[in-house]
RNA sequence: GGAGUCGGCCAGGCAGCCGCUGUGCGCAAGCACAGAGGAAAGUCCGGGCUCCGCAGAGCGGGAUGCAGGGUAACGCCCUGGCACGGCGACGUGACGAAGAGGGCCACAGAGACGAGUCCUCGGCCGGCAGUACCGCGGGUAAUUUAAUACCGCGGCGGGCGAGGGGUGAAACGCGGCAACCUCCAUCCGGAGCAACACCAAAUAGGCAAGCGCGGUGUGAAUAAAAUCACACUAACAAGGCCGGCUCGGCCGAGCUUGCGGGUAGGUGGCUAGAGCCGUGACGUAAGUCACGGCCCAGAGGAAUGGCUGCCGGCGCAGACGGGGCAACCCGGCCGCGGGCACAGAACCCGGCUUACCGGCCGUCUCCCAUU
Numbered sequence: 001g002g003a004g005u006c007g008g009c010c011a012g013g014c015a016g017c018c019g020c021u022g023u024g025c026g027c028a029a030g031c032a033c034a035g036a037g038g039a040a041a042g043u044c045c046g047g048g049c050u051c052c053g054c055a056g057a058g059c060g061g062g063a064u065g066c067a068g069g070g071u072a073a074c075g076c077c078c079u080g081g082c083a084c085g086g087c088g089a090c091g092u093g094a095c096g097a098a099g100a101g102g103g104c105c106a107c108a109g110a111g112a113c114g115a116g117u118c119c120u121c122g123g124c125c126g127g128c129a130g131u132a133c134c135g136c137g138g139g140u141a142a143u144u145u146a147a148u149a150c151c152g153c154g155g156c157g158g159g160c161g162a163g164g165g166g167u168g169a170a171a172c173g174c175g176g177c178a179a180c181c182u183c184c185a186u187c188c189g190g191a192g193c194a195a196c197a198c199c200a201a202a203u204a205g206g207c208a209a210g211c212g213c214g215g216u217g218u219g220a221a222u223a224a225a226a227u228c229a230c231a232c233u234a235a236c237a238a239g240g241c242c243g244g245c246u247c248g249g250c251c252g253a254g255c256u257u258g259c260g261g262g263u264a265g266g267u268g269g270c271u272a273g274a275g276c277c278g279u280g281a282c283g284u285a286a287g288u289c290a291c292g293g294c295c296c297a298g299a300g301g302a303a304u305g306g307c308u309g310c311c312g313g314c315g316c317a318g319a320c321g322g323g324g325c326a327a328c329c330c331g332g333c334c335g336c337g338g339g340c341a342c343a344g345a346a347c348c349c350g351g352c353u354u355a356c357c358g359g360c361c362g363u364c365u366c367c368c369a370u371u
Stems, first nucleotide, its partner, number of pairs: 001367004006362005012311007020035006037342001041353002044351005049192004061188005066080005081095001082093004096183002101181002103177003113173001118165003121161002124158003133155006196268004206259006214233007239251004275294008312340001314337003318333001320331004
């Protein structure tokens, strides 16, 4: 100098003006202070909290799975082992059990856990026939003929055996696979802040009390009534309307009060917490403990914003300077551009995963060069 590895951090800054939410002060006007994230996201795990319930046992279901440790808990984290990848720093891993049982084992191969026979090797066997599987040679056998005992060689077919070849990751061996069922061990009740608790309108319905509900006819129902419907009439009819009172007019069968449940709405839950920072001790570490200091969003149809200026950073273009054969690279200067990565709390924590412009700090490894 180059290429990497691991860990941590930042996430534009400042100012002015106008707004929003919360808290405090103030009679008020208003003033002061505070006001998104490393992931607030996905809602994938684990807890707190709340209610239902009382979760004891069995069955079923789900999750996890090397060893030890951390933790409120975990499927998270740390350390170590093993396996794999990398020259290395380092990274990745559902990594219990295949002497309980079932299932599966691609392609190739005859055969994949039932055993099996493709080639080869070694025995044995050959319907009628206790003579002849076929061919050749010998031979009984002598001159010839003739398949016939018997012998040798070669071949065909069928059993048996399991030595070799070949295929394959694996060929019968206490094979392999559990990210197939399964077995073993451990853990798990359900729903979730729209949980849950409290206060509590209007309207309708429920219960109780008080006041009121004229007359006639028809119909329905009934044993008969109460009752209901319709029509006519208009009353010694509660009550309502005509803006307060009186008169008058109109409407008129319900009206008034209380209780209780629930809805809208409001309040709590709601943010002081497995909290943050610093120091020390213990521990390889994750982390734990002690001491000191600090208070750090609480909205809820949902605040945390908008505009402007300067600086910073990024992108583009320009000329200049340096390097390079060149493409191009580096440096500062000037101009322009987009408000400038991913994204936005919603009961709260611990994790995991995913997204992310640009940049900073540190650890270690490998290569090259020089001394």
A computed fold for a 371-nucleotide RNA from a Burkholderiales bacterium, annotated as Bacterial RNase P class A. The gene name in the source record is rnpB. Its Rfam family is "Bacterial RNase P class A". It is annotated as a ribozyme. NCBI's taxonomy places the organism under Bacteria, Pseudomonadati, Pseudomonadota, Betaproteobacteria, Burkholderiales. The coordinates come from a structure-prediction model, not an experiment, and the mean pLDDT is 76.